The RNA shown here (SAM riboswitch aptamer (S box leader)) has 108 nucleotides and comes from Melghiribacillus thermohalophilus.
Its mean pLDDT, the model's own confidence on a scale to 100, is 75.
Its Rfam family is "SAM riboswitch aptamer (S box leader)". From the family's description: The SAM riboswitch is found upstream of a number of genes which code for proteins involved in methionine or cysteine biosynthesis in Gram-positive bacteria.
NCBI's taxonomy places the organism under Bacteria, Bacilli, Caryophanales, Bacillaceae, Melghiribacillus.
It was read from a public genome assembly, where an Rfam model found it.
RNA sequence: CUCUUAUCCAGAGAAGGUGGAGGGACAGGCCCAAAGAAGCCCGGCAACCAUCACGGAAGCGUGAUAAGGUGCUAACCUGAUGCAAGACUUUGUCUUGAUCGAUAAGAG
Numbered sequence: 001c002u003c004u005u006a007u008c009c010a011g012a013g014a015a016g017g018u019g020g021a022g023g024g025a026c027a028g029g030c031c032c033a034a035a036g037a038a039g040c041c042c043g044g045c046a047a048c049c050a051u052c053a054c055g056g057a058a059g060c061g062u063g064a065u066a067a068g069g070u071g072c073u074a075a076c077c078u079g080a081u082g083c084a085a086g087a088c089u090u091u092g093u094c095u096u097g098a099u100c101g102a103u104a105a106g107a108g
């Protein structure tokens, strides 16, 4: 980097240290930021991998834990307002699908 499977609605410092101008994926909006952005450290959250217990022939299910591998930790437009179809109380809401994005596990 590509493919497969699963999950995106909850939670956690907008207030610690460092740093010094960008950031919220992309496009569009709208925002955040010298009253200090990104990154890094620390803290925290969660429970995908993991460990343990119980049940099961097994695939697996339920519950617990948080030392380890990741992840996440302003608000966003209910991950996408974005493309297509449909429904309805018809110009907006909902549903389904495609595409795109993020994360985990596995494969190449």
Stems, first nucleotide, its partner, number of pairs: 001108008013042001016041003022032003026082002028077002043073003048069002050065006079100002083097006